Molecule: FMN riboswitch aptamer (RFN element)
Organism: Acidimicrobiia bacterium
């Protein structure tokens, strides 16, 4: 110092409270305004490479039959341009992008019925990165402690 194993810890932010607008009602529509897990990379990263969660099969295990554990597959978003410098899609400056599943809409769109022909009511579907939920979870992983080995 490197390996392996135990144990404890500690691991996701953002327009519910008071930006506007339109509305009876908006957190979800308009405008705008906020957010960025980990581990690497000549240099500090949502959009460079990897890795987590989520979501979809499939063995296998248990189940109170609702489901839940656990492997292995599969999916898995998003950048440019000028400075600077030995080195940046990692910093500085300008502009730009994207955000899993379910639920919820004043959005859109379909269908029916009524209409004073402006439009209104039901129903179905869409449908939020920031609200609810699964989750007091799990988790890439960091950090301390302790046994062995080199």
């Nucleotide at each position: 110092g490197c390996c392996c194993c135990c144990u404890c810890g500690c691991g996701g932010g953002g327009c519910u409270g008071u930006g506007g607008g339109u509305g009876a009602g908006a957190g979800u529509c308009c405008c705008g305004a906020c957010c960025g897990g980990c581990g690497g990379u000549g240099a500090g990263a949502g959009c460079c490479c990897g890795c987590g969660a989520a979501c979809c099969c499939g063995g296998c295990c248990c189940u109170u039959c609702g489901g839940g554990g656990u492997c292995g597959g599969g999916c898995c978003g998003a950048c440019u341009c000028g400075g600077u410098g030995g080195a940046a899609u990692c910093c500085c400056g300008a502009g730009g992008c994207c955000g899993a599943c379910g639920g919820u809409g004043u959005u859109c769109c379909g269908c029916a019925g009524g209409u004073u022909c402006g439009c209104c009511u039901g129903c179905g579907g869409u449908g939020a990165g920031u609200c609810c939920g699964g989750a007091u979870g799990g988790g890439a992983g960091c950090g301390a402690g302790g046994a062995g080995g080199c």